RNA sequence: GGGCGGUUAGCUCAGCGGUAGAGCGGCAGUUUUACACACUGUUGGCCGGGGGUUCAAAUCCCUCACCGCCCA
Numbered sequence: 001g002g003g004c005g006g007u008u009a010g011c012u013c014a015g016c017g018g019u020a021g022a023g024c025g026g027c028a029g030u031u032u033u034a035c036a037c038a039c040u041g042u043u044g045g046c047c048g049g050g051g052g053u054u055c056a057a058a059u060c061c062c063u064c065a066c067c068g069c070c071c072a
Stems, first nucleotide, its partner, number of pairs: 001071007010024004018055001025043006048064005
């Protein structure tokens, strides 16, 4: 330099045009002598940045950035 894949909650990841989700985690409570476990409630987002298409974009297109793999 070229090709492919990826970037979504604190972490690991779903969701691929029509209200952004799960598990784990954080916080509070119940329970316990206490901790852990368990249970209940709660907390959570510029969907990597910018632009475009569309009635409507995390999703499609362009561009930039970053991460991984392959080729040279």